[in-house]
Background: RNAcentral holds the sequence, with entries from ENA. Transfer RNA from Candidatus Methanoplasma sp., 73 nucleotides, folded computationally. The source organism's lineage runs through Archaea, Methanobacteriati, Thermoplasmatota, Thermoplasmata and Candidatus Methanoplasma. Its mean pLDDT, the model's own confidence on a scale to 100, is 83.
RNA sequence: GGACUCAUGGUCUAGGGGUUAUGACGGCGCCCUUACAAGGCGCAGAUCGCCGGUCCGAUUCCGGCUGGGUCCA
Numbered sequence: 001g002g003a004c005u006c007a008u009g010g011u012c013u014a015g016g017g018g019u020u021a022u023g024a025c026g027g028c029g030c031c032c033u034u035a036c037a038a039g040g041c042g043c044a045g046a047u048c049g050c051c052g053g054u055c056c057g058a059u060u061c062c063g064g065c066u067g068g069g070u071c072c073a
Base pairs, nucleotide, nucleotide: 001072002071003070004069005068006067007066010025011024012023018056027043028042029041030040031039049065050064051063052062053061
């Protein structure tokens, strides 16, 4: 330098055009317990990496950029 791939709550992750963006772990509150753990119920937490484009509508499609990974040279 080139090809491919990934970027979504604190962490891991589902979703590949339209309803409120999914779940787990973690966090907080309540229940349970003499108490703790486990368990049950609930809540908060994401401008979906950035800038443009397409579209009535973009987390999703297209282009560029940034960063990570794999491969080629």
Rfam family: tRNA. Rfam classes the family as a transfer RNA. About the family: Transfer RNA (tRNA) molecules are approximately 80 nucleotides in length.